[in-house]
Context: one part of a larger RNA
Molecule: large-subunit ribosomal RNA, domain VI
Organism: Thermoprotei archaeon
C1' cells in the first nucleotide's frame, strides 16, 4: 500500500513438523520346524537409553538482590560502613536452570515391488486385455505450528469511531513490537499487614583470664552466659503518601 470504520471471536485454502532412532527381559514356547542335537516368529506386555520438544510442584545447580560468622586495613567514641576476586567461609527465596518433571500411542484410506482371485485373446494354460482383493519405515488425513496479500482480500459478533506521541509500568523485550495504566487510578515507588530468608540484632544485666594501680580502693578488660529478637525481600494483598501533572499530533462515514 490493498482488501476500505474500529474491537473481538473464528474458518483453514496453503504451508511447516523429528506422530523419531535403539537395547534388553517377560509371554507367545521349550510350541512350530528337526531323527537327534538345536531351536524360531506373527501378536502383546514391561523397563531403559539417544534424540527432539515443552516445564520448574519435586531433587539439585546456580542466586555478584539478601542474611550470617571471620581475617586484614582505613573511617569512626560506640554503632555503622569503604576495599581486599562477591575479601574468604555458611546459608539462601523468587528468577533462571538439569543432574529434576511431562509428551513424542494408535488407526483409516491410496499406492511400489511382490503374492492373489477370476478370467478370454488363444475350447487349454495365463494375476490383466474387462473386473476384483491383499501388499511398505513410502503418500494422504487424523496431532501439533503458522495462516484471509487465500487480489476468489472470507464467516460471526459488538460498538460507531480510531490511532500515535508523550508519561508510570511489566516473569514483554537487542532498538522496534507485545501488554497493563494514567486521578473517573492500585501501573510502578513508599508504608502497612501476609508470607519468605537469615538466625537472636543495638543494648542492659552477670561472670571473667589478665593489665594497671600499692599487695588496698578503683579503672581496665580477651572471652562466656542470661533477657530479647534485628535486618532483608524481584512474592501475595491492602493503602492515592510519591510519580503517572499538563498537554500535542494525525484520522475521522
Nucleotide at each position: 500500500u490493498g482488501c476500505u470504520g474500529c474491537c473481538g471471536c473464528c474458518u483453514g485454502a496453503g504451508g511447516g513438523g523429528a506422530g523419531g532412532g535403539g537395547g534388553c527381559c517377560c509371554u507367545u514356547a521349550g510350541u512350530a520346524c528337526g531323527a537327534g542335537a538345536g531351536g524360531a516368529a506373527c501378536a502383546g506386555g514391561g523397563c531403559c537409553c539417544c534424540c527432539g520438544g515443552g516445564c520448574c510442584a519435586c531433587u539439585g545447580g546456580u542466586c555478584u538482590a539478601c542474611g550470617g560468622g571471620c581475617c586484614g586495613u582505613c573511617c569512626g567514641a560506640c554503632a555503622g560502613g569503604g576495599c581486599g576476586u562477591c575479601g574468604c567461609c555458611c546459608g539462601g527465596c523468587a528468577g533462571c536452570u538439569a543432574c529434576g518433571c511431562c509428551c513424542g500411542a494408535g488407526c483409516g484410506g491410496g499406492u511400489a515391488a511382490c503374492c492373489g482371485c477370476u478370467g478370454a485373446a488363444a475350447g487349454c494354460a495365463u494375476c490383466u486385455a474387462a473386473g476384483c482383493g491383499g501388499g511398505a519405515a513410502c503418500c494422504c488425513g487424523u496431532c501439533c505450528c503458522c495462516a484471509a496479500g487465500a487480489c476468489g482480500a472470507g464467516g460471526c459478533g459488538g460498538c460507531g469511531a480510531g490511532g500515535g506521541c508523550u508519561c508510570c509500568c511489566g516473569u514483554a523485550g537487542a532498538a522496534c513490537a507485545c501488554g497493563g495504566g494514567g486521578u473517573u487510578g492500585a501501573u510502578a515507588g513508599g508504608g502497612c499487614g501476609g508470607g519468605g530468608c537469615u538466625g537472636u540484632a543495638u543494648g542492659g544485666c552477670c561472670c571473667g583470664a589478665g593489665a594497671c594501680g600499692a599487695u588496698g580502693a578503683g579503672u581496665c578488660g580477651a572471652g562466656g552466659g542470661c533477657c530479647g529478637a534485628g535486618g532483608c525481600c524481584g512474592c501475595c494483598g491492602c493503602u492515592a503518601c510519591u510519580a503517572a501533572u499538563c498537554g500535542c499530533c494525525c484520522g475521522g462515514g